[in-house]
The RNA shown here (Bacterial RNase P class A) has 357 nucleotides and comes from a Chromatiales bacterium.
The sequence is in RNAcentral, with records from ENA.
It is recorded under the gene name rnpB.
Of the family's consensus pairs, 94% are formed in the model.
Rfam family: Bacterial RNase P class A. By type it is a ribozyme.
The coordinates come from a structure-prediction model, not an experiment, and the mean pLDDT is 77.
RNA sequence: GGAGUCGGCCAGGCAACCGCGAUAUCACUUUUUGGUGAUAUGGAGGAAAGUCCGGGCUCCACAGGGCAGGGUGCCAGGUAAUACCUGGGCGGCGUAAGCCGAUGGAAAGUGCAGCAGAGAGUAGACCGCCGAUGGCGCGCAAGCGCACAGGUAAGGGUGAAAGGGUGCGGUAAGAGCGCACCGCGUGGGCGGGUAACCGUCGCGGCUAGGUAAACCCCACCCGGAGCAAGGCCAAAUAGGGGCGCGUUCGCUGUGGCCCACAGUGCGCCCGGGUAGGCUGCUUGAGGAAUCUGGUGACAGAUCUCCCAGAUGAAUGGUUGUCCACGACAGAACCCGGCUUAUCGGCCGACUCUUUUU
Numbered sequence: 001g002g003a004g005u006c007g008g009c010c011a012g013g014c015a016a017c018c019g020c021g022a023u024a025u026c027a028c029u030u031u032u033u034g035g036u037g038a039u040a041u042g043g044a045g046g047a048a049a050g051u052c053c054g055g056g057c058u059c060c061a062c063a064g065g066g067c068a069g070g071g072u073g074c075c076a077g078g079u080a081a082u083a084c085c086u087g088g089g090c091g092g093c094g095u096a097a098g099c100c101g102a103u104g105g106a107a108a109g110u111g112c113a114g115c116a117g118a119g120a121g122u123a124g125a126c127c128g129c130c131g132a133u134g135g136c137g138c139g140c141a142a143g144c145g146c147a148c149a150g151g152u153a154a155g156g157g158u159g160a161a162a163g164g165g166u167g168c169g170g171u172a173a174g175a176g177c178g179c180a181c182c183g184c185g186u187g188g189g190c191g192g193g194u195a196a197c198c199g200u201c202g203c204g205g206c207u208a209g210g211u212a213a214a215c216c217c218c219a220c221c222c223g224g225a226g227c228a229a230g231g232c233c234a235a236a237u238a239g240g241g242g243c244g245c246g247u248u249c250g251c252u253g254u255g256g257c258c259c260a261c262a263g264u265g266c267g268c269c270c271g272g273g274u275a276g277g278c279u280g281c282u283u284g285a286g287g288a289a290u291c292u293g294g295u296g297a298c299a300g301a302u303c304u305c306c307c308a309g310a311u312g313a314a315u316g317g318u319u320g321u322c323c324a325c326g327a328c329a330g331a332a333c334c335c336g337g338c339u340u341a342u343c344g345g346c347c348g349a350c351u352c353u354u355u356u357u
Stems, first nucleotide, its partner, number of pairs: 001353010012322007020043001022041008045328001049339002052337005057226004069222005074088005089103001090101004104217002109215002111211002126156002128152003133149002135146004164182006183206001184204003188201005230279004240270006250264005286305002289302005323326001
């Protein structure tokens, strides 16, 4: 110098003017828990998004245990909690930094595997090979021939996959049939590790092929609804309850009729709900710095800071100027994650390679 990996940060800057909504103070004002004005302060994000996980908070339900259902799934740790994060194991990719993996159990049981192929899980004889043995034919015999019985998984062919691989021996031809090495398994020992797992010695001729985001088994976890939750204040109209007055009269119902009873009227009070308003609402598992513990996620201590809170819903516009010419996008109860979108730029750590010294 080139190529690359990982992590962090910024998200056009500056100035002037005009606005919007929030809070505090002051002033004015009879819509007074309000309104108007002035001043000061602060006013979107790294994803505010998707709403996919996990929690806080609120209301409802709930003795305890189990079944069913759902979720998670190597091990250990972190955390309020998680499907997240950190560290480690195993497998795969990369020369490497590093990246990716729903990554428990297929030796409890059941199921599944299209097409092709002879055969697809108790393997299998299509081609090929052999035909030692038995059979048949020829031959005096030795033997030769046929490929009928049969043997054979070396070779060919099919397939994603054909029931370990290479070599030597062995054989009629073959075959873990035997042996060596490699591989595999181990429900044996020993050693290391908290564990996942690893190493080694032995054992097993190979049994135990694949599939569990198939049923299933094992381990652990799981009540429901959501700020339109929930709480408070509370009009008009209609309706409900209580008390008092009236019960004189009228009307309605029960009834053949009378009496009686109930309702209908007026006044006062009470409570529920609707419109509307207030609250919940932003000080929080909060941020910054330093120190300490830890490989790390993270935790602890000290000190310091207050950093949107709208509810038809504010956070904007215009002008000037500079540059690298500005992406994706906008809170709505709050946090922790994940995922997705995103113009450009800066910083740090590391890897490989080239050249020079």